[in-house]
């Protein structure tokens, strides 16, 4: 220094042929049910989609650049 991946909700992750309304599970509150707790059930509430910029009518998804994290070469 120079190639690859990867960053989405408190975690772990799906979504990447541009337009459904940005989602699952766990977990967090509230109720159910239970003599209570666990468990199961039910309803919620949380997210400028690493950050700026550019393309578009329209970007978690294309492109530049940077930040952070991992690998490989030198």
């Nucleotide at each position: 220094g120079c190639c690859c991946c990867c960053g989405u909700a408190g975690c772990u992750c799906a979504g990447u042929g541009g337009a459904u309304c940005a989602g699952a599970g766990c977990g967090g509150a509230c109720g159910g049910c239970u003599u209570c707790u666990a468990c199961c059930c039910g309803u919620u509430a949380g997210g400028u989609c690493g950050c700026a910029g550019g393309u578009u009518c329209g970007a978690a998804u294309c492109c530049u650049g940077c930040c952070g994290g991992g690998g490989g070469c030198g």
Transfer RNA from a Thermoleophilaceae bacterium, 74 nucleotides, folded computationally. Rfam family: tRNA. Its family is annotated with triplet codon-amino acid adaptor activity in the Gene Ontology. It is annotated as a transfer RNA. The prediction has a mean pLDDT of 82.